[in-house]
C1' cells in the first nucleotide's frame, strides 16, 4: 500500500429502521450495622466525526478518524 472486521455509560455487552437507547459490574447518596463488608432503595452517566438515503437512522450507504486482523 491492498483487503476484511470493528467503534454505544468508567468497563463488558444489548437494542426488527420507529417506545424515554437498556442490563450487569463499577461510581454517588441513603437505610441497616458499634464499624466495615453484604443486602435493600434511590441516583448520575453513552451512540467517534461529517455528509447522504428515509416520514423516521444506534441500525442502511459514502468519506474521514481511531482500534484489531490478513496479505505483499
Nucleotide at each position: 500500500g491492498g483487503c476484511c472486521c470493528u467503534g454505544u455509560a468508567g468497563u463488558u455487552c444489548a437494542a426488527c429502521g420507529g417506545a424515554u437507547a437498556g442490563a450487569a459490574c463499577g461510581g454517588a447518596a441513603g437505610u441497616u450495622u458499634c464499624c466495615u463488608a453484604a443486602a435493600c432503595u434511590u441516583u448520575a452517566a453513552a451512540u467517534c466525526c461529517a455528509g447522504g438515503u428515509u416520514c423516521g437512522a444506534u441500525u442502511c450507504c459514502u468519506g474521514g478518524c481511531g482500534g484489531g486482523g490478513c496479505u505483499a